Predicted 3D model of a 70-nucleotide RNA (Fluoride riboswitch aptamer (crcB RNA motif)) from a Candidatus Rokuibacteriota bacterium.

[in-house]
RNA sequence: CUGAUUGAGGGCGAUGGGGUUCGCCCGAGACCGCCUCCAUGAUCGCGAGGCUGAUGACCCCUACCGGCCG
Numbered sequence: 001c002u003g004a005u006u007g008a009g010g011g012c013g014a015u016g017g018g019g020u021u022c023g024c025c026c027g028a029g030a031c032c033g034c035c036u037c038c039a040u041g042a043u044c045g046c047g048a049g050g051c052u053g054a055u056g057a058c059c060c061c062u063a064c065c066g067g068c069c070g
Stems, first nucleotide, its partner, number of pairs: 009026005016061006033051005038045001
C1' cells in the first nucleotide's frame, strides 16, 4: 500500500422529533407513495384528474384532519 474477514460505527426504509426493534446500504449505495386517463413501440412526461399516511413496525410528543362536549 492492497485484499478478505470480524468488531465497532454511520446512513437509509414517500412529511417532524424521541425510545425500542426489524430490514437494507456502507464509499457508493440503500431510499425518493399509489390509482385512472391522455400521449408513446416502450420509457420519460413542464400533460389531466384522484387517494392514503407524520411509523418499516410498536409506543410517546408535536403538527394536521374529523366528530362531540364545555
Background:
The sequence was found by an Rfam model in a public genome assembly. Of the family's consensus pairs, 100% are formed in the model.